A computed fold for a 74-nucleotide RNA from Candidatus Nealsonbacteria bacterium RIFCSPLOWO2_01_FULL_43_32, annotated as transfer RNA. Model confidence (mean pLDDT): 81 of 100. Rfam family: tRNA.

[in-house]
RNA sequence: GCCCCCAUAACUCAACGGCAGAGUAACUGCCUUUUAAGCAGUAAGUGAAGGUUCGAUUCCUUCUGGGGGCACAA
Numbered sequence: 001g002c003c004c005c006c007a008u009a010a011c012u013c014a015a016c017g018g019c020a021g022a023g024u025a026a027c028u029g030c031c032u033u034u035u036a037a038g039c040a041g042u043a044a045g046u047g048a049a050g051g052u053u054c055g056a057u058u059c060c061u062u063c064u065g066g067g068g069g070c071a072c073a074a
Base pairs, nucleotide, nucleotide: 001070002069003068004067005066006065007064010024011023012022013021018054026042027041028040029039030038047063048062049061050060051059
């Protein structure tokens, strides 16, 4: 330098054009002598900027960050 993959909640992962979800964690309440466990509930997110579309997490372009492969040089 070229090519490929990844970026979604605090963490691990779904969703792949039509309301953004689960588990764990956090918080609140119930229960308990207390803690833990259990039960109920709450809050929390699409890396950035454009484009396409009635509608974008999803498709396209560029950038940023991470991972891998190839090439070149020493």